[in-house]
RNA sequence: ACAGGUCAUAGCCUGUCUAAACAGUCCUUUAAGCUAUGAGCGUUGCAAGUCUAUAACAGGCUUGCAGGUUGGA
Numbered sequence: 001a002c003a004g005g006u007c008a009u010a011g012c013c014u015g016u017c018u019a020a021a022c023a024g025u026c027c028u029u030u031a032a033g034c035u036a037u038g039a040g041c042g043u044u045g046c047a048a049g050u051c052u053a054u055a056a057c058a059g060g061c062u063u064g065c066a067g068g069u070u071g072g073a
Stems, first nucleotide, its partner, number of pairs: 001016005006039006025073003033041001044066008
C1' cells in the first nucleotide's frame, strides 16, 4: 500500500495476491455473522405465489409484513 472478517465510516484483527481464520479483550448467550453508529445483505417468524416430490408432511425460489443475538466482567 492492498486484500479479507455482509455494506459505509471509524476501530480491532489477519494476510501478502490469497480470501481464509483457532485472530478480532475475556466469559456467556444467540439462527444472528468481531465492535460502535447507520443499513437490513445473510440469518429468524408469519402469510401468499411458484417449482419439485409424496397418499400426506418436507424442501428450493420469489414477494410482502414484522423483528434485528443476550448478559456480565